[in-house]
Context: one part of a larger RNA
RNA sequence: UGACGGGGACCCGCACAAGCGGUGGAGCAUGUGGUUUAAUUCGAAGCAACGCGAAGAACCUUACCAGGCCUUGACAUCCCCCCUGGAUAACGGGUAAUGCCGUUAGACCUUCGGGGCAGGGGAGACAGGUGGUGCAUGGUUGUCGUCAGCUCGUGUCGUGAGAUGUUGGGUUAAGUCCCGCAACGAGCGCAACCCCUGUUCCCAGUAGCCAGCACGUAGAGGUGGGCACUCUGGGGAGACAGCCGGGGACAACCCGGAGGAAGGCGGGGAUGACGUCAAAUCAUCAUGCCCCUUAUGGACUGGGCUACACACGUGCUACAAUGGCGCCUACAAAGUGAAGCGAGCGUGCGAGCGUAAGCAAAACACAGAAAAGGCGUCCCAGUUCGGAUUGCAGCCUGCAACUCGGCUGCAUGAAGCCGGAAUCGCUAGUAAUCGCGAAUCAGAAUGUCGCGGUGAAUACGAUCCCGGGUCUUGCACA
Numbered sequence: 001u002g003a004c005g006g007g008g009a010c011c012c013g014c015a016c017a018a019g020c021g022g023u024g025g026a027g028c029a030u031g032u033g034g035u036u037u038a039a040u041u042c043g044a045a046g047c048a049a050c051g052c053g054a055a056g057a058a059c060c061u062u063a064c065c066a067g068g069c070c071u072u073g074a075c076a077u078c079c080c081c082c083c084u085g086g087a088u089a090a091c092g093g094g095u096a097a098u099g100c101c102g103u104u105a106g107a108c109c110u111u112c113g114g115g116g117c118a119g120g121g122g123a124g125a126c127a128g129g130u131g132g133u134g135c136a137u138g139g140u141u142g143u144c145g146u147c148a149g150c151u152c153g154u155g156u157c158g159u160g161a162g163a164u165g166u167u168g169g170g171u172u173a174a175g176u177c178c179c180g181c182a183a184c185g186a187g188c189g190c191a192a193c194c195c196c197u198g199u200u201c202c203c204a205g206u207a208g209c210c211a212g213c214a215c216g217u218a219g220a221g222g223u224g225g226g227c228a229c230u231c232u233g234g235g236g237a238g239a240c241a242g243c244c245g246g247g248g249a250c251a252a253c254c255c256g257g258a259g260g261a262a263g264g265c266g267g268g269g270a271u272g273a274c275g276u277c278a279a280a281u282c283a284u285c286a287u288g289c290c291c292c293u294u295a296u297g298g299a300c301u302g303g304g305c306u307a308c309a310c311a312c313g314u315g316c317u318a319c320a321a322u323g324g325c326g327c328c329u330a331c332a333a334a335g336u337g338a339a340g341c342g343a344g345c346g347u348g349c350g351a352g353c354g355u356a357a358g359c360a361a362a363a364c365a366c367a368g369a370a371a372a373g374g375c376g377u378c379c380c381a382g383u384u385c386g387g388a389u390u391g392c393a394g395c396c397u398g399c400a401a402c403u404c405g406g407c408u409g410c411a412u413g414a415a416g417c418c419g420g421a422a423u424c425g426c427u428a429g430u431a432a433u434c435g436c437g438a439a440u441c442a443g444a445a446u447g448u449c450g451c452g453g454u455g456a457a458u459a460c461g462a463u464c465c466c467g468g469g470u471c472u473u474g475c476a477c478a
Stems, first nucleotide, its partner, number of pairs: 001478002004474002007472007016461001019426005026317008034308002042053002064303004069298002073126001077125002079122004088105006108115002128292002131290003137286002139281003142277001144275001149188006155164003168179003194269004199237007208227002213224003240263001243257005319419001323378006335366003340359002344355004385416001390411007432454007
């Protein structure tokens, strides 16, 4: 000087407390451990691994296993030789698979010698490696933590390591600002500048409106017309402790009030200092060294990653009446669409199928929002709760759903009557609850990322648990 203390003082955070809802019990989904296996590819490991890499394993992917194949190779550069019909394409045969075999068609330039490109064969230089080392590395990332800290120059003090500044009195979300002070300044962080959202004005009008006029309809901005309103998207205004009162050192600032759409950082996002964990990643990529080279490389068929006595994490659905079921009737936002979205009509109980309009989309479509509301029914029961599991019959995608996809109809109707010790999230348009969309994607979400609808309770407080910051103290540590 740091680190540490079951030392002290001060302060903060859904850290506790006050509340609301969960997890831990059940079934299923998913990840992991373990076990099994020919293989169940690899990585991730307290917080900060475990719906994580994977935004999507039937083949492919795929790295794993079995089998039969290839060896200058699937891919790059270089050398030599061959061929003018070969590569290649279509068809046929054959194989689990591969120009393995056959038939047909058959490109460019040319001085007609040939040449270029591509192909075949050969020799090696080399290619190739998701092989090892993240404790050799770059790059990227997590974490403490959006915590308020981390430093430097000059000066001064100290023999020196160092100190001072950065401590102190106040204040703040903040090393934020004020005052004081052997310090005076400065940098990286904080804040602001950026984006979305909340109010309003101007400009613009192929979405919106009978607002006002006309036409028109079973119904309809459907039509003429208009840009007032809503909205869209470009530019401004607006909030600054600016005004008033009180407190305070007359300061920084704090408390209350007015006006205002908004008030004391308005709400949300992006933004992550010096560093810590030899933290993570050699399997995104790049890369040193080591290792393999008829194999640890390459192509293929089938299997596996989907196993299952069990254990854990994260979720979904429930255990019902604030509910289940049936019929009727409303109100969103944000997105996506051409190898696509697919209206309407027909057909099927349905998943779907047939036909097909429109739309590269404020124009058409996905698209019915759901919870909610109205009416009816059930009457507290393992039930008209709950839907696992299983049987049969189907639909869709795809070369192909046996291993191993999703969906539909009928039948079946398991556990479960609110969950031990323990433990998690959340302070407002939040929790809880309800549906909608997107990426990936042929198909395959209860996951992820977004979107809106309905919409709470509670916070006395600072004793305690956890984490963090500042000052101070102690010294078994460096």
This is a predicted structure of a 478-nucleotide part of an RNA (small-subunit ribosomal RNA, 3' major domain) from an uncultured bacterium. Its mean pLDDT, the model's own confidence on a scale to 100, is 82.